[in-house]
Context: one part of a larger RNA
Order: sequence, then C1' cells, then structure tokens
RNA sequence: CCAUCGGGGAGAGAAGACCCCGUGGAGUUUUACUGCAGCUUGUGCUUGUAGUAUAGUACGAAUUACAUAGUGUAUCUGGUAGCCAUGCCUGAAUUUCUUUGGGAAUUCAGUGAAGCGACGAUGUAACACCAGAUUAUUCUUGCAGUACUUCUUAUCUGAUGCAAAUCAGAAACAGGUGCAGGUAGGCAGUUCGGCUGGGGCGGCACCCCUUUGAAAAGAUAUCAAAGGGGCCCAAAGUUUAGUUCAAACGGGUCAGAAAUCCGUUGAAGAGGGCAAAGCCAAAAACUAGACUGACAGGAUUUCCAAACGCACGGAAUUCUGAGACGAAAGUCUGGCUUAGCGAUCCUUCGUGUGCCCACUAUUGGGGCCCGGAGGUGACAGAAAAAUUACCCCAGGGAUAACAGGCUCGUCGCGGGCGAGAGCUCCUAUCGACCCCGCGGUUUGGUACCUCGAUGUCGGCUUUUCCUAUCCUGGUCCUGCAGCAGGGGCCAAGGGUGAGGCUGCUCGCCUAUUAAAAGGGAACAUGAGCUGGGUUUAGACCGUCGUGAGACAGGUCGGUCUCUGCCUGAUGGAAG
Repeated sequence: CCAUCGGGGAGAGAAGACCCCGUGGAGUUUUACUGCAGCUUGUGCUUGUAGUAUAGUACGAAUUACAUAGUGUAUCUGGUAGCCAUGCCUGAAUUUCUUUGGGAAUUCAGUGAAGCGACGAUGUAACACCAGAUUAUUCUUGCAGUACUUCUUAUCUGAUGCAAAUCAGAAACAGGUGCAGGUAGGCAGUUCGGCUGGGGCGGCACCCCUUUGAAAAGAUAUCAAAGGGGCCCAAAGUUUAGUUCAAACGGGUCAGAAAUCCGUUGAAGAGGGCAAAGCCAAAAACUAGACUGACAGGAUUUCCAAACGCACGGAAUUCUGAGACGAAAGUCUGGCUUAGCGAUCCUUCGUGUGCCCACUAUUGGGGCCCGGAGGUGACAGAAAAAUUACCCCAGGGAUAACAGGCUCGUCGCGGGCGAGAGCUCCUAUCGACCCCGCGGUUUGGUACCUCGAUGUCGGCUUUUCCUAUCCUGGUCCUGCAGCAGGGGCCAAGGGUGAGGCUGCUCGCCUAUUAAAAGGGAACAUGAGCUGGGUUUAGACCGUCGUGAGACAGGUCGGUCUCUGCCUGAUGGAAG
C1' cells in the first nucleotide's frame, strides 16, 4: 500500500418514547368543581267575549246566639227610666178623581186604649230603647282567583292566489317573548395537594404536647424509639377552715384472701379528670362553709421564633375600677405546670340617646369604631375527580428499570469446636448448636457514572480465561479381601456430545458415553445473524372499574438502519 473482517473507538443516527419532575400541555371519561345550550314546570305580557260551579277576601243589608232555674231560645259590653203607635178617632193643608153628595193618596198637629220595660221572682248575668263589638248563616256588589264550558276578532295551520285577499279548521289554547325552579358530560372552562432512601400503594413523620436520641448551657435531623392532644369540669373554679394517704401487722358478729370498725407502724411506696416528665403532706391530696377573679379596661416582658424580622395562639408580671373569701396578714386575671387550636372576604349576634353616607316621606338601608360566633386538621387558611399503550413539550443521571461501581444480609464454597449417629469408637463416613472466613456466578441494599440514549431475554456463531476437577493422569485414608465404591491431596494438557417438551435460561424425560463439571469475559458476543419472549399503536377473553380504561393475567398480529475514518485482526505486496 491492496483486499477482507467487523473486536474497540462505552462507533454514527435522534436534546430517551421507559421512569421521575413542571403549581407545562392536550385527548378521553365521570355520581370532580363551576357554568351554558337543550328539555321540562310555573308565572307575566301578547290576551279578547259570554256563562256555570266553587273556595277566599272587603264594604253594605238582613238574620243568627237554647245547661239548670226563670213566663221564656238571656251572644257580650256600656248608657238609661222610660219607649212605641205605621192602628183607631178628630182637625188642618196640598194633589187628584168626581155624578159636587163625597172618595182616595201625602204631610202636619192633637189624642191615649192597648203593648213592652221598670218593680218583683229566678239566675253568674235581666230584658223596653239607644250605641258599639263578637260568632255563625244568607243575599247583592267589588277584587284577585280555581275548574269547566261558549264565542270570534288577536294568533296559528291548510287550500286558492303574483299579491291583496277569500274560504276551511284550530283558538284565547298553541306559538312568540320576559323571569324563576328543576334537570342537564349534549357542550365548555378548569383542577386533579405535599412529604417520600425513584414513583405508586401504605403511612403522616403536614398543627401541637411529654420522654429518649441530644454528645452535662441553649439549639439540633431521619418514613428514629416510646406515647399522647383536637377535650372535660358551674365544679374537677375562688377563698377560708379542718384532715392525712398507699400498704403492712395485731384485734374484731355474720364476713371468707379481700367489705365496714379499733389500735400500731407508715416522707409518700397514694392521690392530684387525661399522656409522660417535673412538682406537691398542718399541701397542689381529701372534706366542708361562703362565693363567682372562668370580672371590665390599659401597659410591659416572654415562648412560638438557638442570628434580624415574623401573624395567630399561649404564658408571666404590673396599674386602674368594681368585687369574693378571710379576724387579719393576704389570696383570687379559671383548673399543680407543660397539649386541648385558626387570617382576609362573607353571614350573624352584642354594646353605644357614638360617628359618617345616600334615597320621594315613614318604617327603614349601607358603612365605621369595640367585642363574640359560624372555618379553613394540607392546621400563615385556593372552591377542585379520574384516565391516557393515541399521546406531546421542557428538563433530570438532582430520580427508577439494564449494565458497571460499593456492600454481601441472602447465595455459593471453606474452616474452628465436636453434642450426637456410626454394635464399641467424635473425625472411614455423616455431623446439630455456636463461632470465623473466602468468592463476587443469585437475590437484595445503595443511587456513585451514564436519561443532547452505552440497544433489553433466549438461541445461533466464534474466541479466550478461572478452578471450587465431571472424565482422562498421579497419590493418601477407608467401616479398602478382589471387582465396584466412599472421602481427601496434586493437577486446567485435552475432552465434556445427541435428541423430545417449552420463547425460554433453568428443569423434566430418552438412548448413548470415559464423562455428559461449574463459572467469568457489559447476565462475552444484534455497525455478526435471528426476533420466539418481553415492551408501542389493532383486536379477543377473564377479572377489576359507573366510565374512559387497567392487569409481573392469558391470547392472535406487529418496519431490527449504517457506502468502515482511526485502531485492531487475517491474507498479500513493495521498500
């Protein structure tokens, strides 16, 4: 230099499609959230005529109101001693009819027989008359209805017609329109927490309290260890006074190990509403009396929050006022202490002869100041479900699956000791419990390299290495007579094959064989092959799910790119 090969360049190709993350997106679903069409129901208008029935309401008129007793069908209240005559008679006036005798009607005046009441009796209540009211019924009218019917002119439909209009049918219902209720993945918008030894599932380590961890100031992490809280109490609070507990021993009727009683000992071994820690004996425990300080208003300090700053919430101290208990000193701003909790907006309550604003007048409306309640436990507090293998984007080796690294519980192999088995006898052989290692072929743990990509199981092909040796070689022991075996030591030169089933590695089976040993090399080897499996898009079954869909469940199907630059290897050639 030529040709060939494809081991290496974690070869090229494509800002990894798996996984996670983003307060990124989209498709789909639904009993996610919030809406909108549509549908439906009611009602107002369009919308007129007539009638019947019916319930309501209002004015008016007429009536109604029964215990017993009482003459008798006493609604209630008040006033009051009189009331009525519209009848009969007399007189006068007017109108009208008249046969001029008179009759009829209206009005006024007089008259007083009779009646009612009062009185008396009965009774809770006494009647005439006047005024008011109640109950119930009937009638007329008005109002706004309800149900049914009638009509035609609104309106609608059909026919004729170019139109105008006419005719027929329906009819105040349809229809149209406004408002309101219901329904509403048909449609739209949006959301689909966080922590996390990857994510999901699980859990809450997301707000607080106690102890340990915590390394003797304070502070201090983990899905660290052990536990609690989201209350309860009108007494389990305040004050004053008195008392002493648990347990043991001795004694004592029923009464026993254990009931109540007496005595002795008894610093606490009890109790203190509840977790734990600290604390407490003339008390902080137990009992009783009286009370309500579990009060109103202000200030300071402090924890939350080890440096600044930090809300809510908690605590301590103190001042003023008004009180409780106590003889008084004093104590009392809830509970022996440390947990028991919550912003803006909105709604609502309380307080005040408080303040501001607007409206046609009143009732009233809105807001401010002060104090409570209704709740956000993801607890400094969005109003919120799924699915995606049809998927997309930005990123991440900050984070998983393969491989590598570390580790080696697990796995494989070995050793120490020697209980025991082996008739006897630990060690021919097997060897419990316990202990110590090696390996890095299993499975894990970890998350250190790689997510602007290192192609993932098995098979085929081809090579090399290890020995913890299956065969072949040498040698020792034997519970080795020989044959055949069992167990060690040295030894990796060579060999370790063929079939059936399964995608299989593995495994089971078959007939052979001297033997059919085990492993490493990115679970060697896809720019060498294959593509059966796994692991896209299609589809079926079972199961789960309301569903979209899902399933280390099954099933059929399913594009494997690269012209070799360097190095390397093989063969050849030239110097």
Description:
The prediction has a mean pLDDT of 81. This is a predicted structure of a 575-nucleotide part of an RNA (large-subunit ribosomal RNA, domain V) from a marine metagenome. The full RNA is in RNAcentral, with records from SILVA. It matches the Rfam family "Bacterial large subunit ribosomal RNA".